Molecule: transfer RNA
Organism: Candidatus Iainarchaeum sp.
């Protein structure tokens, strides 16, 4: 330089192919039960869509620019 795949709570992932309920789950973290204390369970909360821009009645999803991170090609 040319292609290709991927970016979602602190961290891991679901959803994207087929736009449409209040973005779902582990772990973590915070308060509470539970214990003489812890640890285990258990209930509750608190946090995410890379970044712009278009397309639509509606976009994580789909298009276009651009970031980043792998691979591949020279």
């Nucleotide at each position: 330089g040319g292609g290709g795949u991927u970016g979602u709570a602190g961290u891991c992932u679901a959803g994207u192919c087929u736009g449409g309920u209040u973005a779902g789950g582990a772990c973590u973290c915070u308060a509470c039960c539970u214990u003489g204390g812890g640890g285990u369970g258990g209930u509750a909360g608190c946090a995410a869509c890379c970044g712009g821009a278009g397309u639509u009645c509606a976009a994580a999803u789909c298009u276009c620019c651009g970031c980043a991170a792998c691979c591949c090609c020279a």